SAM riboswitch aptamer (S box leader) from a Bacteroidota bacterium, 113 nucleotides, folded computationally. Its mean pLDDT, the model's own confidence on a scale to 100, is 83. Rfam family: SAM riboswitch aptamer (S box leader). Gene Ontology term of the family: regulation of gene expression.

RNA sequence: AGCUCAUCCAGAAGGGCAGAGGGAUUAGGCCCGUCGACGCCCUGGCAACCGCCGCGCUGUGCUCCAGACGCGGAAAGGUGCCAACUCCUACCUCAACCGAGGAAAGAUGAGCG
Numbered sequence: 001a002g003c004u005c006a007u008c009c010a011g012a013a014g015g016g017c018a019g020a021g022g023g024a025u026u027a028g029g030c031c032c033g034u035c036g037a038c039g040c041c042c043u044g045g046c047a048a049c050c051g052c053c054g055c056g057c058u059g060u061g062c063u064c065c066a067g068a069c070g071c072g073g074a075a076a077g078g079u080g081c082c083a084a085c086u087c088c089u090a091c092c093u094c095a096a097c098c099g100a101g102g103a104a105a106g107a108u109g110a111g112c113g
Base pairs, nucleotide, nucleotide: 002112003111004110005109006108007107008106013043014042015041016040017039021032022031023030026090027089028088029087044082045081046080049078050077052073053072054071055070056069057067058066059065086105091102092101093100094099
């Protein structure tokens, strides 16, 4: 690279540097942006995937140990995130509009590789 699983309508911004595009990709739309966006750095924060703690459950394991299970907790650790639902639509279904559901793609985490 790739594979599997889970989640993606909640939440969370100040400063410095820099200077023109940016919102993954293609198209359309709609937004953000010289009142400085995007990006990088610092600080702060959000959240709770992993890890941690407690209880339960499971086990030929019984004060131990393990778990890919459930509930709760903390936020000092590993990630992630801090405009707009993953900004919206595109493919399928609900006859069509609207609206809704699903898929694909993508993102993040964990495991494998």